[in-house]
Context: one part of a larger RNA
This record gives sequence, C1' cells and structure tokens, in this order.
RNA sequence: ACCUACGAGUUACUUUUUCUGGCAAGGUUAAGGCUCUCAGAGCUGCAGCCGAAGCGAAAGCGAGUCUGAAUAGGGCGCUAUAGUCAGAAGGAGUAGACGCGAAACCAUGUGAUCUACCGUUGAGCAGGUUGAUGGUUGGGUAACACUGACUGGAGGACCGUACCGGUAUACGUUGAAAAGUGUUCGGAUGACUUGAGGGUAGGGGUGAAAGGCUAAUCAAACUUGGAGAUAGCUCGUACUCCCCGAAAUGCAUUUAGGUGCAGCCUCAGGGGAUUUCUUAUGAGAGGUAGAGCGACUGAUUGGAUGCGAGGGCUUCACCGCCUAUCAAGUCCUGACAAACUCCGAAUGCUCAUAAGAUCAUGCUGGGAGUGAGGGCAUGGGUGCUAAGGUCCAUGUCCGAGAGGAGAAGAAUCCAGACCAUCAGCUAAGGUCCCCAAAUAACAGCUAAGUUGAAUUAACGAAGUCAGAUUGCAAAGACAGCUAGGCUGUUGGCUUGGAAGCAGCCAUUCAUUUAAAGAGUGCGUAACAGCUCACUAGUCGAGGAAUCUGGCAUGGAUAAUAAUCGGGCAUCAAACCGUAUACCGAAGCCGCGGGAUAAGAAAUUAUCGGUAGGGGAGCAUUCCAUGUCCGCAGAAGAUGGGGGAGGACCCCCGUUGGAGGUUAUGGAAAAGCAAAUGUAGGU
Repeated sequence: ACCUACGAGUUACUUUUUCUGGCAAGGUUAAGGCUCUCAGAGCUGCAGCCGAAGCGAAAGCGAGUCUGAAUAGGGCGCUAUAGUCAGAAGGAGUAGACGCGAAACCAUGUGAUCUACCGUUGAGCAGGUUGAUGGUUGGGUAACACUGACUGGAGGACCGUACCGGUAUACGUUGAAAAGUGUUCGGAUGACUUGAGGGUAGGGGUGAAAGGCUAAUCAAACUUGGAGAUAGCUCGUACUCCCCGAAAUGCAUUUAGGUGCAGCCUCAGGGGAUUUCUUAUGAGAGGUAGAGCGACUGAUUGGAUGCGAGGGCUUCACCGCCUAUCAAGUCCUGACAAACUCCGAAUGCUCAUAAGAUCAUGCUGGGAGUGAGGGCAUGGGUGCUAAGGUCCAUGUCCGAGAGGAGAAGAAUCCAGACCAUCAGCUAAGGUCCCCAAAUAACAGCUAAGUUGAAUUAACGAAGUCAGAUUGCAAAGACAGCUAGGCUGUUGGCUUGGAAGCAGCCAUUCAUUUAAAGAGUGCGUAACAGCUCACUAGUCGAGGAAUCUGGCAUGGAUAAUAAUCGGGCAUCAAACCGUAUACCGAAGCCGCGGGAUAAGAAAUUAUCGGUAGGGGAGCAUUCCAUGUCCGCAGAAGAUGGGGGAGGACCCCCGUUGGAGGUUAUGGAAAAGCAAAUGUAGGU
C1' cells in the first nucleotide's frame, strides 16, 4: 500500500412543535389487586395530573381583581371556548449523550535485584621509580648548630598491569549493542575499587548539586481505581434520487478561531390583508460632487500706498530730514480647505397617483447553517494617490458555477450545465501552419522584427507621413563655385604690447561704393594670415523658417540561444480605419425523452449548487399474519446474459447440499474510502 472483517446521533426520563388515532368540557389512570391460554393480555384501581377563570405577597374576592379614601385613573384578566391520553417524527433539557484523542488532578497500593547515600561484614590492587621524618656512625662545636656516609621506608608521591573510569576522534545510527567497537586518554595505597546481606519511598527519599538518581520511566516513579475526568480544540462520521438554498454582517460578550439575539435559508399553517420591481408625473427632506470666498472661520501670491514701529542724521529740547528694515488698513491681482459655505447639482431616499410586470412580500410556528471571507470596478480613509496591503461604502462575481475566450490561470471578457442527438444560428474571441474559420476586399501608416504579450518617463535627434502659418524666388531665390570684402584708422582709453577680435568707452561715426561691422569665428607676444556678415558674376527652380498631429528612434540593465503560446510574419500574419463573409460555447434554436410546480384539462413555467432545510425510495438482520419455492436441488460461491431514473433487481450454466423467499405491517447492534482508525492476511 491493497484485500477482508469490525468501526461513530443511541437509550431512559422530562418538555416543546407537527402528524396519526381514541374520547371530548372533559381527558387519563399510576402503584397495587384479580383472572387467564402467564417475560404477555384482559378486568379493576379515580390517589394523582392536565384542561375548563382570573387577580392579589396573602387573607381573600371573583368575570373580575389588585392598588387606592375613591364608584377615579392605572396594571393584569373576561367579553373571539379545546382539551386530554397514547403512538410516530423533528428539536431542547438531564444523563458519558455522535465516535476516538490529552497534558494533568486525587486516592489505595508496589518498588532501592538498576541507581543515590548510609550502617554491618568480607575481599582486591603485577612490576618498577623516588627516597621524607627518624636512626647509626664519621667529621665538627665549649655545648648546640651544621655536615659526609650508611640505614630506614613516608607519601590523597611518580611510571605502569589487573581493576575503576570515559579525554579526543573514527566507525556504528532499520547498530553486533534501545549507548557499543577501534585507536587515544585519566586514576591506579586511596575522598580507591568491589562481593554478600541490610536501611531510607513519591511532594517522599537520596544527592562532593547535574534538577542528577529513585528498575531502558523523573521539574514529582510505577500499578489499580475515581473514569467513558474535561477538551469553546484537531480528525473522522457509512445507500440512492427529487425540490429549495445560505452566510462570512449588526449589537453584546474575561469576547475576538467560542457563544446569545437580530439579519440571510428551509418547511408547515391560515388568511386572503397586502406587497415587490420598473417607468412616468407630482410633492418632499438633504448640503455631497462642483464652485466660491470684497459671505463667515482660517490659510494665502505679487504689486501700489504706508497708520504705526525700528534704525540713521540733526537738536539743549521740540520741530524736522532720510531709509535695500518690519508693517495695520485700503486698492489692483492670483489662488486654498474632511472637521469653511453667500451657493449648489446628478444619482439615491420618502410619500402619492397612473401604467406595465410580478406571485411574491408580510404574519404565526418547527428546523437550520453562518457570524475567518476573497477578487474586480467605482467613491473614500490609512499607507508612499506603495502592496496580491489595510479599513469602510455601492455593485458584481468566486465562495457554492460547469462550458467558450484570455498560451497555461477561483473571481477579467462571453455565458448560467434536467437527459440524449454525427442537425442549425450566434456571443466573447478569432479566420498563414500547429488549430475550426478570408495568405479576403478597399484606403493609409511603420523599416524599428517596432510590433504581433503587460508596462516604460524626463530629455535628445534634418527618421518618416500628413496638416497649418510666415518670409524669399525667372527683376534669378536656396546650396555650390569665381571675385570683392576698402579708406579716415593702429577709433579713444588702458597697457610692456592691445592694430576689428584680453578688457573698458561710445554721436559704433564718416568716405569710396555693387557691397564691405570701428567687425562672426580661428589665429599672433603684438602685427601678419585665414574666414564670416554684405555684394557682383555664374548656375537655373523651387527654397527657408516656425508650429501641430500620426507612426517610428536613442534613453532601455538579470541570470538557457529562451522567446509574440510556438513556427514564423514586412504594400504584413504589425498598426490605424471602412465595409462584408465565415468559424466559434453545455448560450439560443430543431427533434426525442424525463422530473417538479400550477391547472379540471389543453398547456405553461421551471429543473448549476457547498453549509443547510424538506420530500420520496433502495438494500441488510429479526418478528407477526397470509401466499409461495425447495433433494426433480434452498442459502452461499462462481461464470455469463438482461432490465430500471438510481440505490438495485431478474434470468441461465457450474458448484453446493437444506433450507429460503414474497405481500402487508412492525422492530433495529441497519449501509464505510478516509478517523497518522482496530484486528487478520498478502
């Protein structure tokens, strides 16, 4: 992992609602007793319970009563009468209460054969090394001290077996082993190691102290019991078909992943009261978008004026004069606000009327689930006008929605799947090939493979197409070529120099001219030199500038050559338009069929669906009553065939060898794919 078997809403009592039945202003017996055909049934038993009257704390009164001084007012009732006893079903409560699952808590006991520590009594420690105190003797001293040699054999001494340990590392890690093996290493006469037999027991012991050890178990052992502890938590919860079909919100909560009430779903009932939506008209409330602010509150640009203040000057003081300062008010000008408004929509909302559509809405009662939502669009808050962010509002879809398009893809676009069909038309989106359908038509644009996928800026550029405007041009434009481009003058100043060209100044003048700046740029130390503006000639037709729009271009950076989904595509298979044809879905339609609802029928409408509500059935075991089958072969097993909308049912062959159905009812240990389910097998 698979197969087989087992495996989870039960039972009792109380209560509530619905249905069925009996009796009914009544209904009903309980225990007990008696009888019988005796785990049962019948007959008794009227104690009790519920209902038929309420009000009051109560005495009590009573269709009223309580309060009260009240005959008032007010509260609760009456004046619309159905209950009760059983059975079945749906809920609730009390019980383990759908099943499995803690960590824990308490009580009684069992453990110190492991290990910790302590008593008692025993045992063990190869070999080698060092050589303390002391002693003897020699030297030495006045005597000591001191000292040589020898002797001696101390030590939580040294090296190192047994023994005890466990430093480092490798292996081992479904091991040889639930802690080991190899190498290496520490202690090894000691606070040493060890045998036997004893002691200390669970909030207790023991601990050279690590929360260590206390029988492979320790921040409180193990065993049995309380016990089916509790689990707002996780997981699982078993046959079929049909109808409807949610929620992820509000308020509250020692509440936030739970729950209560409401909201939204479903079923039943009665009454038939109304309702709901759209459009139009009429009437309303309102302060948003916008706009505005010489209409408030606040904020505010530039300019003019300058009350007043500061500074400077002046004066003995007053007066007075000036200002690169601040600045009220006024005038001109510009502009802002969620908590500003002199104003002010569109929508939306409320009411009424009318038309159309709808059969739903509302009411009473039974049963729920939901109370983690999410994406997108729009209006906002927050955030960075960040987020697949977060919090609201309105809508929509996913959730609970299949199908087609988007390469792929919950929520984007199209469109809501009863079943069947080798018929048709369309939507979004497409029509070269992959791949169904025009390598179609007309008119443009792009040369960048731009593009054909999402998104790309400021800024740069004689890309190219289209449009607009203003000059120039056959009296010759624009570009090119040829020639000129002078003189006063080296203008003045400055300067070492300054001559068109470092810099400053200015009546930047005047002469000759076809034209030529007191000079556009390069250049020199300064000149020189080259060139431009300007002019003539040559040439011979358009040329120059500015603005606007379209498509392109640089800017342009991420990890496979690595992508437009791919191949590939250039008057396109790109882009922008115009007008056609076709393809394309579970949409619509044709044909056939089914179910549900309404209806007398004809017929019409409906039939996606999670949580969940309701309805109708299939199968299994047993029981009652009746009908049947079976040794001429029951159940079971196995192979084949057929039927039904499904759970399922029927038939035939073989095997098997004695029981088994069916109809109508009843009762349940009544259906497995999942629970890291339990047991067995493979």
Large-subunit ribosomal RNA, domain II from a Bacteroidaceae bacterium, 682 nucleotides, folded computationally.